[in-house]
RNA sequence: AAAGUAGGUGAAUUCAGGGAACCCCUUGGCUGUAAAUGUGCCAAGGGCAAUCCUGAGCCAAGCCCCGCAGGUGCGGGGAAGGUGCAGAGACUAAGCGCCUACC
Numbered sequence: 001a002a003a004g005u006a007g008g009u010g011a012a013u014u015c016a017g018g019g020a021a022c023c024c025c026u027u028g029g030c031u032g033u034a035a036a037u038g039u040g041c042c043a044a045g046g047g048c049a050a051u052c053c054u055g056a057g058c059c060a061a062g063c064c065c066c067g068c069a070g071g072u073g074c075g076g077g078g079a080a081g082g083u084g085c086a087g088a089g090a091c092u093a094a095g096c097g098c099c100u101a102c103c
Stems, first nucleotide, its partner, number of pairs: 004102006014056006023047008057083003063078006
C1' cells in the first nucleotide's frame, strides 16, 4: 500500500433498449394402463421474475488536466464509481465513492 475495523459524508436518482433461470398456466408427445385418470419426463407458446447488460443524459466530495482568480474559490473537460437496475414511488437508512482515525 491493499484488505479489514470505527466514525463521518449522502450528489444525481432521467429517457430508451437487449437478455433471463426457477416457478405457474396452456397444448402436444413420451412414460404408464386391458383402456384411462393421475404421476414423472421432454418440447413449444404464454405469464411472472431472482437477476445480467447497453446507448444517451445526469452526479456531492476526493483524484487528474486546462483556464480564470489571488482567493483557499469559480468555470470547463476527464477517469473511476454511482444513477438507470426497490415492491409504482416519496422519504429515510445505507451500499458504491469520498474524508478522518486505527490496524

Group I catalytic intron, 103 nucleotides, folded computationally. It matches the Rfam family "Group I catalytic intron". A reference for the family is Cech (1990), "Self-splicing of group I introns", Annu Rev Biochem. From the family's description: Group I catalytic introns are large self-splicing ribozymes. They catalyse their own excision from mRNA, tRNA and rRNA precursors in a wide range of organisms. Rfam links the family to the GO term Group I intron splicing. The family has 12 seed sequences and 5,602 matches in Rfam 15.1. Its mean pLDDT, the model's own confidence on a scale to 100, is 84.